[in-house]
């Protein structure tokens, strides 16, 4: 330097980019000049701010949730915790007052029934200010001051869904 092994940290708006913009050169035509478009060439920026998410396996899919911006968070590729559907593991509900085991049938995923209705909760970026790089686009870093939804939590809230067999003991 390269490959492998092993730990510890981060990691999914995460990684990448021949389109596109936007910067610097170069060059091209107009024109007295001079400015200033267009089109090519070369290089280089930018190309997703954060929250929140993972039972296992297969196969499908356009894979939550606001913030900034006002055309580039535009496009185009990947991946990727997300929906569905089928199988396996587990939670919970369903019989006869309770408990247990098998089966079923439904639901949903360890935060483990669905919906509804109050409450509660949390941000980065962008703004500003200053510092360091770059000719520049622009990149880094520090600081002040903020503002989200969803998810999640909470009410001894309301509502709904649950055909059920069988055994064990009592």
């Nucleotide at each position: 330097u390269g490959c492998g092994c092993g730990a510890c940290a981060c990691g999914a708006g995460c990684g990448c980019c021949g389109g596109g913009a936007c910067u610097g050169c170069c060059c091209u035509g107009c024109a007295c000049c001079a400015c200033g478009g267009g089109a090519g060439g070369c290089a280089g920026u930018c190309g997703a701010c954060g929250a929140g998410g993972c039972g296992g396996g297969a196969g499908c899919u356009c894979a939550u949730c606001g913030a900034a911006a006002c055309a580039u968070u535009c496009g185009g590729c990947g991946g990727a915790u997300g929906g569905c559907u089928c199988c396996c593991c587990g939670g919970c509900a369903u019989c006869u007052c309770a408990u247990c085991c098998c089966g079923a049938u439904g639901u949903c995923g360890u935060u483990a029934c669905c919906g509804c209705a109050c409450c509660g909760a949390c941000a980065a970026a962008g703004c500003c200010c200053g510092c360091g790089g770059g000719u520049g686009a622009c990149c880094g870093c520090g600081g002040a001051g903020a503002c989200a939804a969803a998810a999640c939590g909470g009410u001894c809230g309301c509502g709904g869904a649950c055909a059920c067999g069988g055994g064990a003991a009592u």
Notes: The RNA shown here (glmS glucosamine-6-phosphate activated ribozyme aptamer) has 170 nucleotides and comes from a Coriobacteriia bacterium. The sequence was found by an Rfam model in a public genome assembly. Rfam family: glmS glucosamine-6-phosphate activated ribozyme aptamer. About the family: This entry contains a glucosamine-6-phosphate activated ribozyme that is found in the mRNA for GlmS. GlmS is an enzyme that uses fructose-6-phosphate and glutamine to generate glucosamine-6-phosphate. Its family is annotated with catalytic activity and regulation of gene expression in the Gene Ontology. The prediction has a mean pLDDT of 77.